[in-house]
RNA sequence: CGGGGUGUGGCGCAGCCUGGUUAGCGUGCUACCUUGGGGUGGUAGAGGUCGCGGGUUCAAAUCCCGCCACUCCGACCA
Repeated sequence: CGGGGUGUGGCGCAGCCUGGUUAGCGUGCUACCUUGGGGUGGUAGAGGUCGCGGGUUCAAAUCCCGCCACUCCGACCA
């Protein structure tokens, strides 16, 4: 330099292709119940500007453009 992939609660991921209700699952966290206590189990709850900016649209995590970060392959230099 060329091409590809990834970016979504603290962590790990799905949803994106084919736009449409209040963005979901597991785990973790908080409170309560359960127990003599712990663990396990149960109930409830908090926590997200969906990497950043712009565009299209009545409506964007989802479509289009640019950029950033991480990562893979190839090329180049020696």